RNA sequence: CCACGACAAAGCCAAACCUGUUGUAAGGCAGCGACGGAAAGCUACGGAUCAUUCCCCACCUACUCCUCAGACAGCCGAGCUGCCGAA
Numbered sequence: 001c002c003a004c005g006a007c008a009a010a011g012c013c014a015a016a017c018c019u020g021u022u023g024u025a026a027g028g029c030a031g032c033g034a035c036g037g038a039a040a041g042c043u044a045c046g047g048a049u050c051a052u053u054c055c056c057c058a059c060c061u062a063c064u065c066c067u068c069a070g071a072c073a074g075c076c077g078a079g080c081u082g083c084c085g086a087a
Stems, first nucleotide, its partner, number of pairs: 004085002012037002018031005035074001041080003045077003049071002
C1' cells in the first nucleotide's frame, strides 16, 4: 500500500412511528426516536422499484416541429473518497 473485518479502541450514520414544513404525487427537509449499518459517505452511469404527465374506437402510411421531465444511494451493480489495524 492492497485485500480483509475483531467479543479491539475512538467515534460516525439513523429505519419505522409521531410532529411541523414542502410537493399533484412518489418523496424531500427539520425535530423526536433507534430498526439496523464496516462505507447506511458522495455520484442518478446501468438495472430494479415508486410516482406524475400525456394519449387512448380500431388499423395503415408519409412528413415536419417542439419536448423528452421526477423520486429512490438504507434495493443491486458500477465509479470516487475515508477511521482503526487483530486474525
Model confidence (mean pLDDT): 77 of 100.
Predicted 3D model of an 87-nucleotide RNA (c-di-GMP-I riboswitch aptamer) from Desulfuromonas sp.
Taxonomically the source falls in Desulfuromonas (Bacteria, Thermodesulfobacteriota, Desulfuromonadales, Desulfuromonadaceae).
The sequence was found by an Rfam model in a public genome assembly.
Rfam family: c-di-GMP-I riboswitch aptamer. Its family is annotated with cyclic-di-GMP binding in the Gene Ontology.